A computed fold for a 116-nucleotide RNA from a Micromonosporaceae bacterium, annotated as SAM riboswitch aptamer (S box leader). NCBI's taxonomy places the organism under Bacteria, Bacillati, Actinomycetota, Actinomycetes, Micromonosporaceae.
RNA sequence: UACUCAUCCAGAGGGGCAGAGGGACCGGCCCUGCGAAGCCCCGGCAACCAUCGCGUCAACGCGACAGGUGCCAACUCCGGCCCGCGGCGCAACUGGGCGCGCGGGACAGAUGAGGA
Numbered sequence: 001u002a003c004u005c006a007u008c009c010a011g012a013g014g015g016g017c018a019g020a021g022g023g024a025c026c027g028g029c030c031c032u033g034c035g036a037a038g039c040c041c042c043g044g045c046a047a048c049c050a051u052c053g054c055g056u057c058a059a060c061g062c063g064a065c066a067g068g069u070g071c072c073a074a075c076u077c078c079g080g081c082c083c084g085c086g087g088c089g090c091a092a093c094u095g096g097g098c099g100c101g102c103g104g105g106a107c108a109g110a111u112g113a114g115g116a
Base pairs, nucleotide, nucleotide: 001116003114004113005112006111007110008109013042014041015040016039017038021031022030023029025080026079027078028077043072044071045070048068049067051064052063053062054061055060076108081105082104083103084102085101087100088099089098090097
C1' cells in the first nucleotide's frame, strides 16, 4: 500500500521555535504577518482498540478506566457523479434542460480495527 469492517451534523487550545502558506484533489468559499505549514512543551476532547465489570458463554449490548491510536476553525467547510421533491429564475415549447434550494445514495477522503 491492495482489500475488509465501523464511524464521520457532538466535543476539545495556550505557549516557544519558525517565517508563508494552509483547509487531501478540482471548483467555490474561507483561514492566515493580530503569524500559515512544520517541530517542541504543556493542556484538553473523545472513546475506535486494549483492559476490567455486568447481561449465563459466543455474538451483541451496557458500563468503568484511560494503556495504544486519533483529534482540538468552519457538518469530512460546501460542492464535484446519480436519483427524488418543491418553488423561483433563465432557456425551450422542433421543448421538457440549466442554475439555485431541500432530501437520499454513490464516489473520494480521514480515523480506528483487521489484513495478504